[in-house]
Context: one part of a larger RNA
RNA sequence: CGCAUACGGUGGAUGCCUUGGCAGUAGAAGGCGAUGAAGGACGUAGUGGCUUGCGAUAAGCCUCGGGGAGUCGGCGAACAGACUUUGAUCCGGGGAUUUCCGAAUGGGGAAACCCACUCUGCUUGCAGAGUAUCUGCACCUGAAUUCAUAGGGUGUAGAGGCGAACCUGGUGAACUGAAACAUCUAAGUAGCCAGAGGAAAAGAAAUCAACCGAGAUUCCCCUAGUAGCGGCGAGCGAACGGGGACUAGCCCUAAAGCGCCUAUUGUUUUAGUAGAAUGCUCUGGAAAGUGCGGCCAUAGCGGGUGAUAGCCCCGUAUACAAAAAGGCAAUAGGUGUUAUUCGAGUAGGUCGGGACACGUGGUAUCUUGACUGAAUAUGGGGGGACCAUCCUCCAAGGCUAAAUACUCUCUACUGACCGAUAGUGAACCAGUACCGUGAGGGAAAGGCGAAAAGAACCCCUGUGAGGGGAGUGAAAUAGAUCCUGAAACCGUAUGCGU
Numbered sequence: 001c002g003c004a005u006a007c008g009g010u011g012g013a014u015g016c017c018u019u020g021g022c023a024g025u026a027g028a029a030g031g032c033g034a035u036g037a038a039g040g041a042c043g044u045a046g047u048g049g050c051u052u053g054c055g056a057u058a059a060g061c062c063u064c065g066g067g068g069a070g071u072c073g074g075c076g077a078a079c080a081g082a083c084u085u086u087g088a089u090c091c092g093g094g095g096a097u098u099u100c101c102g103a104a105u106g107g108g109g110a111a112a113c114c115c116a117c118u119c120u121g122c123u124u125g126c127a128g129a130g131u132a133u134c135u136g137c138a139c140c141u142g143a144a145u146u147c148a149u150a151g152g153g154u155g156u157a158g159a160g161g162c163g164a165a166c167c168u169g170g171u172g173a174a175c176u177g178a179a180a181c182a183u184c185u186a187a188g189u190a191g192c193c194a195g196a197g198g199a200a201a202a203g204a205a206a207u208c209a210a211c212c213g214a215g216a217u218u219c220c221c222c223u224a225g226u227a228g229c230g231g232c233g234a235g236c237g238a239a240c241g242g243g244g245a246c247u248a249g250c251c252c253u254a255a256a257g258c259g260c261c262u263a264u265u266g267u268u269u270u271a272g273u274a275g276a277a278u279g280c281u282c283u284g285g286a287a288a289g290u291g292c293g294g295c296c297a298u299a300g301c302g303g304g305u306g307a308u309a310g311c312c313c314c315g316u317a318u319a320c321a322a323a324a325a326g327g328c329a330a331u332a333g334g335u336g337u338u339a340u341u342c343g344a345g346u347a348g349g350u351c352g353g354g355a356c357a358c359g360u361g362g363u364a365u366c367u368u369g370a371c372u373g374a375a376u377a378u379g380g381g382g383g384g385a386c387c388a389u390c391c392u393c394c395a396a397g398g399c400u401a402a403a404u405a406c407u408c409u410c411u412a413c414u415g416a417c418c419g420a421u422a423g424u425g426a427a428c429c430a431g432u433a434c435c436g437u438g439a440g441g442g443a444a445a446g447g448c449g450a451a452a453a454g455a456a457c458c459c460c461u462g463u464g465a466g467g468g469g470a471g472u473g474a475a476a477u478a479g480a481u482c483c484u485g486a487a488a489c490c491g492u493a494u495g496c497g498u
Stems, first nucleotide, its partner, number of pairs: 001497009015483001016447002020418002022415007029407002031162002039101003042055003046079002049075003061095006070083003106115003116131007133159009166197001167195005177184001181231001207214002218245005228236002249399003252343001257337014272320003278293003282289001294311002296300001302314003348372008358384001379394005434441002454482001457469004
């Protein structure tokens, strides 16, 4: 040095576990905000920090309910000191307080800071209130410029900002595909902007159909990858009709309605209450396991307890419960609010665009930037160039639930979903540490034991680290670098070989 065996070290795979995730189902909710939000800064406990809660009344104050024995949140013990059957802590409803920043709104500003003015009150330097902008309405004032208007001001009401997706409108790419690329595609997508609601939008035929008829809108399944469009390339791609979901109609000489308030009834949300039934034996550290014998069940969902418990605990089935606040439905009463006069610079036309599955094509229909421009129910539009006949409808005003879309969020439940390199980036103090000027990027990291019983005391040692005894424990090769503890890698001992 090699091989073999045994025993270790290192390492953290594997197994088992789950506080966390993922995907759903049902129901709820679908907003918060100048009465100052979302999000933060700084404070706040008897004792340093972080976190949770809270706000100078600061882990809390008042009140109304629930509840019934311990409590003073967690990491986290300890000490000190308090509270509590005269009902604490805790849970729920309502209220009070709520520093500073932030739409931030008195002015400024490098957010959490600086500096003001007016009024009121008094303790005379403090306290309270007000002072942004825009819009509507009412009023006062008031230039150039006589009247007026612009402007200025006062009062009053509203707005502003945030929020995951869904929705409507405006604006609007490129990569890509066409095996290059320009029409085309991607795509009216992504992005940006504006606005609204719990849904939004659409909506009661100037619609389709085809000579038969249907009868607002929305969504789904077919029709159908059909008819078509298309450098007829790549690709794009209907409708009629049928079957379903859901159905609701109305108004313009003011109604169907809608909002708010009050009352009644019912129901529901926000705390809760009661809730059946087991003993012995064996093994074991421990019984829920074994053996023997019982019981309950409208409850044998689930979780916990020293191994696997219907009958030990929490629960579960079931039956009940609200002082207070809210939701929904119905009814009754009150109050407020909403369109405008049956549709003219409209229909139609020409030119140029856009939307329609339809790229200008033989291209109807809708829309409109420019220019034009009717008729008035004895009228007008459409039926895919256009004309006639026929059929059908009545534009240029408005409202309208449901079926549909979504889930930041709450409650209950489910899973041939994951089980710590998985599952969220995040099971753990994670959008943290760290990186970047910044926009932004972005981790690793779970497990002693049933219970800390977390090793008193002794010894070596640097009043170390670490270890050896002793003790606890079922187990300490479960000793805090702690369940299991694979492999690579490193040793010790023995044997053999060289």